[in-house]
Context: one part of a larger RNA
RNA sequence: GGCCUGCGGUGGAUGCCUUGGCGUCAAGGGCCGAAGAAGGGCGUGGCAAGACUGCGAUAAGCCUCGGUGAGCCGUCUAGCUGGCGUAGCCGGGGAUACCCGAAUGGGGGAACCCCCUCGACUAAAUGUCGAGGACUCCUGACUGAACCCUUAGGUCAGGAGAGGUAAGCAGGGGAACUGAAACAUCUAAGUACCCUGAGGAAAAAAAAUCAACCGAGAUUCCCUUAGUAGUGGCGAACGAACAGGGAACAGCCUAAACCUAGGAGGCUUCACGGCCUGGGGGCCCAUGCCUCUUGGGGGUUGUAAGGCACUUCUGUUUCUACCCCAGUUGAGACAAGGAGUAAAAAACCUCAUCUCUAGCCGAAGGUCCCUGGAAUGGGCCGUCAUAGAGGGUGACAGCCCCGUAGGUGAAAGGGAUGAGGCUCCUGAAGUGUUCUUAAGUACCGCGGGACACGAGAAAUCUUGCGGGAAUCUGGGGGGACCACCCUCCAAGGCUAAAUACUCUUGACGACCGAUAGUGAACCAGUACCGUGAGGGAAAGGUGAAAAGUACCCCGAAAGGGGAGUGAAAUAGACCUGAAACCGUGGGCCU
Numbered sequence: 001g002g003c004c005u006g007c008g009g010u011g012g013a014u015g016c017c018u019u020g021g022c023g024u025c026a027a028g029g030g031c032c033g034a035a036g037a038a039g040g041g042c043g044u045g046g047c048a049a050g051a052c053u054g055c056g057a058u059a060a061g062c063c064u065c066g067g068u069g070a071g072c073c074g075u076c077u078a079g080c081u082g083g084c085g086u087a088g089c090c091g092g093g094g095a096u097a098c099c100c101g102a103a104u105g106g107g108g109g110a111a112c113c114c115c116c117u118c119g120a121c122u123a124a125a126u127g128u129c130g131a132g133g134a135c136u137c138c139u140g141a142c143u144g145a146a147c148c149c150u151u152a153g154g155u156c157a158g159g160a161g162a163g164g165u166a167a168g169c170a171g172g173g174g175a176a177c178u179g180a181a182a183c184a185u186c187u188a189a190g191u192a193c194c195c196u197g198a199g200g201a202a203a204a205a206a207a208a209u210c211a212a213c214c215g216a217g218a219u220u221c222c223c224u225u226a227g228u229a230g231u232g233g234c235g236a237a238c239g240a241a242c243a244g245g246g247a248a249c250a251g252c253c254u255a256a257a258c259c260u261a262g263g264a265g266g267c268u269u270c271a272c273g274g275c276c277u278g279g280g281g282g283c284c285c286a287u288g289c290c291u292c293u294u295g296g297g298g299g300u301u302g303u304a305a306g307g308c309a310c311u312u313c314u315g316u317u318u319c320u321a322c323c324c325c326a327g328u329u330g331a332g333a334c335a336a337g338g339a340g341u342a343a344a345a346a347a348c349c350u351c352a353u354c355u356c357u358a359g360c361c362g363a364a365g366g367u368c369c370c371u372g373g374a375a376u377g378g379g380c381c382g383u384c385a386u387a388g389a390g391g392g393u394g395a396c397a398g399c400c401c402c403g404u405a406g407g408u409g410a411a412a413g414g415g416a417u418g419a420g421g422c423u424c425c426u427g428a429a430g431u432g433u434u435c436u437u438a439a440g441u442a443c444c445g446c447g448g449g450a451c452a453c454g455a456g457a458a459a460u461c462u463u464g465c466g467g468g469a470a471u472c473u474g475g476g477g478g479g480a481c482c483a484c485c486c487u488c489c490a491a492g493g494c495u496a497a498a499u500a501c502u503c504u505u506g507a508c509g510a511c512c513g514a515u516a517g518u519g520a521a522c523c524a525g526u527a528c529c530g531u532g533a534g535g536g537a538a539a540g541g542u543g544a545a546a547a548g549u550a551c552c553c554c555g556a557a558a559g560g561g562g563a564g565u566g567a568a569a570u571a572g573a574c575c576u577g578a579a580a581c582c583g584u585g586g587g588c589c590u
Stems, first nucleotide, its partner, number of pairs: 001589009015575001016541002020512002022509009031164002039100003042056003046080002050076003062094007071084003105114003115133007135161009169197005179186001183233001209216002220247004230238002251494003254438001258297010273284003276327006302472001304437004308432006315334005321328001336426005348421010359408003365381002368379003382399002384388001390402003443467008453479001474489005528535002548574001551562004
């Protein structure tokens, strides 16, 4: 020095564990904010220096209403000093809520500095306290230039907005790497990302849709059709629809015609017009006619519908329209029928039921024997079960504890459903070459985009530029285009549910078990790094119970030896404790 072996050190693998994660399902909830949010700063405890949690100068809390309750004064964190117990704890509602932050009186290097007005206190104040003082838009009022009027502007009052937001959603913009084994059309992908906006969902939505000569009947989502038909340097790749089955279902309102009321402007001395119609009377330079405009009624469709005029029929009743007669119109009330607060108009109240936000009741074993530190184990004898899910307890417990099955419960606040009050709505048919039915629209050309569809035979949707209809004897579509046929009615608008995401609670898992599972089981988006945007860790386990080693000895201490605790101390600051690596005893070899 090597090999083997024993005993140690170091190290932290492995095994076991789980307070933390991940996923799925179900139920319930879903925007917050000038009444100052989200997020922070600074404070706040009798002893309280630091940190977490809570709270805000009323500061680990105040009031109130319920539930629970014999203990309580949160955690790291024991102790002392003191309290409370009608406390404390849990839940509903309320009060307080410093400073910054949209931050909003002005400023500012966030958590700071400085000011004005009014009021209260006071003898008074440069004092204290309270309230108000940003900007933009809308509405209203007052005032008011150049420039007579008027506007602009100014002032005041009331209302709204501003900012945040994980994911989901809609719209406006919009890549590249990559793939095509290179690369340009293409792909990635309308993805990432940026901006805007809205909501608990958003979007879409009541056919100018499909279909195929049969028919369906808004939208959305799932399955299927189908990786089909197609598109495609026919490469890579992209990729429907119809039909069918499910989830959920809901339909409506304007514009216009016409009637009427108000306003503005214009025209007309004549009745041929109007005062509801017919006859008679009376009246009218506006009580007439035309145009524009505002409000109310009416009306909303494609087997066309509606208005208007005429004809026929249709509950009761009152009033009215210059006067009389006859009719008619309009308005109101009652009855009958229908509907409703999620759209179609809108507000509120009452009652009932269910449910969320605290809880409560809840069966049944043993002081027997054995092992053991300990019984939940073994033996023996019992017992409950609408409860033998699960967890804890000194080893494995239906019957020890918490629970579980099954029942039960809300003063207050939220949600849902139903009923009622209440509110709203309501003639029908026929005839007519009489009116209306969304225009710079449809459509066409050029250039783009979207459609699974890359210009293609390219319909359909959309639109930057140019042109530019018809109007019901009308118009669009059926994948160039034409005819026939079928089908629908654009150029205005609203609309719940089924769907997406997420939070809370609960349940479950051939999900992980500390290099795994979230980055984070532990005071983690922390320490640390970076000017910054941003990046971003490591780190769990004594024991059943601290019973955490009194006392003695060595030592400056650390540490160790006795003693003691404990089942165990090579469980002593820690479970187990592999290997590499480092020692040391023994054996063998050189």
RNAcentral holds the full RNA, with entries from ENA. The part of an RNA shown here (large-subunit ribosomal RNA, domain I) has 590 nucleotides and comes from a Dehalococcoidia bacterium. The organism belongs to Dehalococcoidia, within Bacteria. The prediction has a mean pLDDT of 81. Rfam family: Bacterial large subunit ribosomal RNA. Rfam links the family to the GO terms ribosome and structural constituent of ribosome.